[in-house]
Molecule: small-subunit ribosomal RNA
Organism: uncultured bacterium
RNA sequence: UUAGAGUUUGAUCCUGGCUCAGAUUGAACGCUGGCGGCAUGCCUAACACAUGCAAGUCGAACGGCAGCGCGGAGAGCUUGCUCUCUGGCGGCGAGUGGCGAACGGGUGAGUAAUGCAUAGGAAUCUGCCCAGUAGUGGGGGACAACUCGGGGAAACUCGAGCUAAUACCGCAUACGUCCUACGGGAGAAAGUGGGGGACCUUCGGGCCUCACGCUAUUGGAUGAGCCUAUGUCUGAUUAGCUUGUUGGUGGGGUAAAAGCCUACCAAGGCGACGAUCAGUAGCUGGUCUGAGAGGACGAUCAGCCACACCGGAACUGAGACACGGUCCGGACUCCUACGGGAGGCAGCAGUGGGGAAUAUUGGACAAUGGGGGAAACCCUGAUCCAGCAAUGCCGCGUGUGUGAAGAAGGCCUGCGGGUUGUAAAGCACUUUCAGUAGAGAAGAAUCAGCCAUCGGUUAAUACCCGAUAGCUCUGACAUUACCUACAGAAGAAGCACCGGCUAACUUCGUGCCAGCAGCCGCGGUAAUACGAAGGGUGCAAGCGUUAAUCGGAAUUACUGGGCGUAAAGCGCGCGUAGGCGGUUCGGUAAGUCGGAUGUGAAAGCCCAGGGCUUAACCUUGGAAUUGCAUUCGAUACUGUCGAACUAGAGUAUUGGAGAGGAAAGUGGAAUUUCGGGUGUAGCGGUGAAAUGCGUAGAUAUCCGAAGGAACACCAGUGGCGAAGGCGACUUUCCGGCCAAAUACUGACGCUGAGGUGCGAAAGCGUGGGGAGCAAACAGGAUUAGAUACCCUGGUAGUCCACGCCGUAAACGAUGAGAACUAGCCGUUGGAUUCAAUUGGAAUUCAGUGGCGCAGCUAACGCAUUAAGUUCUCCGCCUGGGGAGUACGGCCGCAAGGUUGAAACUCAAAGGAAUUGACGGGGGCCCGCACAAGCGGUGGAGCAUGUGGCUUAAUUCGAUGCAACGCGAAGAACCUUACCUGCCCUUGACAUCCUCAGAACUUGUCAGAGAUGACUUGGUGCCUUCGGGAACUGAGUGACAGGUGCUGCAUGGCUGUCGUCAGCUCGUGUCGUGAGAUGUUGGGUUAAGUCCCGCAACGAGCGCAACCCUUGUCCCUAGUUGCUAGCAGUUCGGCUGAGAACUCCAGGGAGACUGCCGGUGACAAACCGGAGGAAGGUGGGGAUGACGUCAAGUCAUCAUGGCCCUUAUGGGCAGGGCUACACACGUGCUACAAUGGUCGGUACAGAGGGUUGCCAACCCGCAAGGGGGAGCCAAUCCCAGAAAACCGGUCGUAGUCCGGAUCGGAGUCUGCAACUCGACUCCGUGAAGUCGGAAUCGCUAGUAAUCGCGGAUCAGAAUGCCGCGGUGAAUACGUUCCCGGGCCUUGUACACACCGCCCGUCACACCAUGGGAGUUGGCUGCACCAGAAGUAGGUAGUCUAACCGUAAGGAGGACGCUUACCACGGUGUGGUCAAUGACUGGGGUGAAGUCGUAACAAGGUAACCGUA
Repeated sequence: UUAGAGUUUGAUCCUGGCUCAGAUUGAACGCUGGCGGCAUGCCUAACACAUGCAAGUCGAACGGCAGCGCGGAGAGCUUGCUCUCUGGCGGCGAGUGGCGAACGGGUGAGUAAUGCAUAGGAAUCUGCCCAGUAGUGGGGGACAACUCGGGGAAACUCGAGCUAAUACCGCAUACGUCCUACGGGAGAAAGUGGGGGACCUUCGGGCCUCACGCUAUUGGAUGAGCCUAUGUCUGAUUAGCUUGUUGGUGGGGUAAAAGCCUACCAAGGCGACGAUCAGUAGCUGGUCUGAGAGGACGAUCAGCCACACCGGAACUGAGACACGGUCCGGACUCCUACGGGAGGCAGCAGUGGGGAAUAUUGGACAAUGGGGGAAACCCUGAUCCAGCAAUGCCGCGUGUGUGAAGAAGGCCUGCGGGUUGUAAAGCACUUUCAGUAGAGAAGAAUCAGCCAUCGGUUAAUACCCGAUAGCUCUGACAUUACCUACAGAAGAAGCACCGGCUAACUUCGUGCCAGCAGCCGCGGUAAUACGAAGGGUGCAAGCGUUAAUCGGAAUUACUGGGCGUAAAGCGCGCGUAGGCGGUUCGGUAAGUCGGAUGUGAAAGCCCAGGGCUUAACCUUGGAAUUGCAUUCGAUACUGUCGAACUAGAGUAUUGGAGAGGAAAGUGGAAUUUCGGGUGUAGCGGUGAAAUGCGUAGAUAUCCGAAGGAACACCAGUGGCGAAGGCGACUUUCCGGCCAAAUACUGACGCUGAGGUGCGAAAGCGUGGGGAGCAAACAGGAUUAGAUACCCUGGUAGUCCACGCCGUAAACGAUGAGAACUAGCCGUUGGAUUCAAUUGGAAUUCAGUGGCGCAGCUAACGCAUUAAGUUCUCCGCCUGGGGAGUACGGCCGCAAGGUUGAAACUCAAAGGAAUUGACGGGGGCCCGCACAAGCGGUGGAGCAUGUGGCUUAAUUCGAUGCAACGCGAAGAACCUUACCUGCCCUUGACAUCCUCAGAACUUGUCAGAGAUGACUUGGUGCCUUCGGGAACUGAGUGACAGGUGCUGCAUGGCUGUCGUCAGCUCGUGUCGUGAGAUGUUGGGUUAAGUCCCGCAACGAGCGCAACCCUUGUCCCUAGUUGCUAGCAGUUCGGCUGAGAACUCCAGGGAGACUGCCGGUGACAAACCGGAGGAAGGUGGGGAUGACGUCAAGUCAUCAUGGCCCUUAUGGGCAGGGCUACACACGUGCUACAAUGGUCGGUACAGAGGGUUGCCAACCCGCAAGGGGGAGCCAAUCCCAGAAAACCGGUCGUAGUCCGGAUCGGAGUCUGCAACUCGACUCCGUGAAGUCGGAAUCGCUAGUAAUCGCGGAUCAGAAUGCCGCGGUGAAUACGUUCCCGGGCCUUGUACACACCGCCCGUCACACCAUGGGAGUUGGCUGCACCAGAAGUAGGUAGUCUAACCGUAAGGAGGACGCUUACCACGGUGUGGUCAAUGACUGGGGUGAAGUCGUAACAAGGUAACCGUA
């Protein structure tokens, strides 16, 4: 001490990326902001800096004395002031001198190693400090300050003169030190102050002593320098680098080793264990994260390094090549009198600038520390504090208790209420913090001073030093912390979020707009996703956002991943380095393991204590610091050394198989061409054709010849080879493999980065060859096009030799080697054993296949030929696209190959499997689906509906099948929703309230009417007398009303697939899962109907049956129906009568594959037959599974939401829905003789009827009128059915067909037939002579044909719904079209083929390559140049100390010069970046254009390499 989630799909599992939840920060931004503590605060421009401060100190080293103070003296005088003099004193500017300034403080530019970290090392230095030893003697000459003079604007400087020292220089001495040729030689110093008994004195002192100094030297401590090993970022599209380079010798040089430097010699040194080069970067302790291993970072604090405007250089010094020093070069800024000068905040503050962004020009040396000093003390922007900032961490507060009328207000509402919410108010209480006032620590002390005692030193009880006790003094912070008092709930809460991940939901607004968004994704009128509100959730003086790091991410996998198909095994060998390696014994102890020691700084982390009221924070101790080094042990394993072994590997012997390779030769079949013969009109080719060949004789056929290429049968998941690959036969040469038995060698092995060889086809070069085939090309077709598929030709090429290329879906998509792990069945090559007349069986080795267990796998699958279990080595992968592209390198003659990115862009891309759907996939099956038939539509006229057009309006809806004689079973008004005009506004209608009145009714006038005005009659019902009920009118407001929108918010209803046979469930089983099984299979059926089989067993909704009707019979009943027999009759079942028949309407029977035969599997079932009215669901109907189409309907109705409210509501009149160039659908009537017309004669069924059907009879040509009987219907009426049949006529014609249209006259309905009804009569007599492409219905009482009825309805059917009459033809069959069912297969489809999807072109934007070049940075080489400085040389100039009697010398300085070298310059390369007319491809984008390449057999299977 290890947590996951969202997102690829219709769903699943996996792979895989993207995203989120966590922690963190020197942060920034937005909103907000009470207090305190502790921390932290330019990450950017190592950009430039105004101003102030940041390093001084010592008078106890020195000469002095400008300024200040004291004392003294003098002058003026105003008697306490001013001036002058005076180093006497305190002291001290400037100066000489000492120490310090090399610390402290800042920054991270440079640096990939002259750095840092860890562990070591030897050839060094070290001021101050500590300890030891020995000294501190005696001399000399200067230079500042100062004075005088000069130059300069200034900075500053020059000359002359005086002077001191702990400044400088000799001399003496030398324990120890250094050098040495071992003889010797060299080299020091400084004093100052305190005290003092004698003695001396020039009165300063000497002398003694103490203290501090000084010199030499030794040791220590501290600090520093140097060396070694190991570790320390990225890039190989950086592979070779190096000449002081590597080593040696001599010399020089340093504090010190060393090519550190130099001369010579040798030719080395580094590098795939990554040199060199390029980029980036201060390193570490640590910090953040993480379970850890790791990863990222290197603020604050601490250690080291580097730097100080940029570059170079040295000086001084113990220490520097020096942040606040010097010199030089450069850039920049400032001053200037133009001659010259000055400067360096990456110290603390601060300013400008840059930037998203980072503070005060504060206080104090009180503390800690540093420098100087004997000390007092001085200095200290180190430091300690304060200020600013919510920048972070931690703590506290913003009140507590009570309080239901659950107040008001807000919000929601289903209108009841809910919620805000005990929340508030109210009541009671408290006072932290802030405020005011008071009181008040610690930080202070081992400083210093005074005093006392003791000790040391000393001649000394002086001085000085040390220890102890007491007293005194010192605080920036500071109005401190802390404490007390006072007053009053008083002064103190926000931010983000609320679709999922992810805790938290409603309303309104908006309407793919505005916007949101971390990912998935929200928003197109009911948004929990936008904006607002209410409510809620989370955190809280903060909360969010952005940026960044780690985590999650096992998504670089050491811990801890993979590579058959997801990304990933090199095309295949040989082999170098490297890695790994059989058995036994012995040695060793490098790895390994254990102990000890040293180190691993402190801080930090962790643990345990302690201190701040707590915490953060601080502090003490411990642990830890996984590391390194040294040392001592252990010896199993690995290594190494030695000795052996034979099981790995190899060699020899004997056999064996083989399309193994190379070369030479040989053969036959076939194609083609050529020659000759026969022979005649075609051949060839295709889906069909054409181009082409052929009467100049083809094709066909026979003979002969030539030439090239390939080798039928054998032939086989057979053989051989490492792979590519290899196929006639013979010979020669060469390689590998297998078996068996022995003998030998003795680990000789495996793998293999680089390297090297082989490597199909295409392609390239040179030279041959060329029969067939065949890119390119030509022609013919196809097609919208056809630069293709098809056809006819045809060149490279294919073949050979030699040389290149080096790639393939070079595949088993599976690297090589070794070991182990059930089997079964084939096959190839050997061997052994058994059996053997032939064919056999068993075992074993080596191959090659099929199946299969365990195991593995995401699954598919693999499975002794592993994808199982292990070991060794190599190669490769890390989301998709961009892209195997660009640039660079290497290779190539070229084509190109190999190595191989980035910007940008997406949230996926992908694997396997599942269910569907689909296929110009397959199998099986069905349907008036086709076929076989019959009749139509499409042409004409008319009817009707629709589109379109028109209109004030032509209301609205329905739109492939499944809209279009549909809603509408019936628009003149009404209907009516539309238009125009005139009116009404609580409304035509509902409920409530108030007032009045019964209700209601007659008439007149105006008006188009609605309506308005006036007028007449009328006073009702119940009553407990209060009133009530119904109705009417007026008023007020709640509300009514809407055929207004949304059928894509809905209910209900309906259409359709389809009356197709399907659709599911429970349990079980299988599968990780989606799912499968059942439901598949074999039969069978109209049927998922039934049977059999089966990891399934059952069940449900569907099918069937049950229901209605029709077909047969029976029973019962017999009016209004019927009438066989009997009787009557007006001749009519009319009457009596009958109950037989028909019929009616109740009930029942009947049909079940029940029986027989055959077939079948002994089944289900099918075929045939009998019987029967009916036979295999008898015919017809009702009945419509799960679901599909966001199918239809808000205009039947209902309904959410939205909208209108003197109008989108309501009333009325008129108009419109009936329009008319045209197009379509559905019908009617026809085109005629199977007919028209005239006359006559028959036969139905089912219905309807009181606001009705309406008889007889009369009138009218007729429609109809009159009339009135009957009928609420088996009674009466509608109501004469028509086709049919009999007879006449017409005679093939636009007709005696056809009836449109128009004129006239009427009838009926109705308030009203003008727009706009139906019917009748007379007249008129259009198109039309059987209908193009196409298309519809129908399988039997059906089609066709004929009439009848009904609903709606005042009237108005050719429509619709029913009814009967007459009554056919055809079905071989399932190839094809359409639709459907089941199984299977493929799939890149899943809004599901009306799918998906590719490329060019056009447009916009983005990043990027090339590009004549241009600009800049860095850098290599060659050269020029050479400041300052150092070193060497020189002797031109100058020169105090030492030597010397002096001349001079030694030494020094300046000058000159040589070497090195910064800046700068020239030439020529490399590299990186920016930019560039133009140009190349790429990505993204909403609808664009052209085609249709891929996914199904994708309509030419697809794909890889090549041209």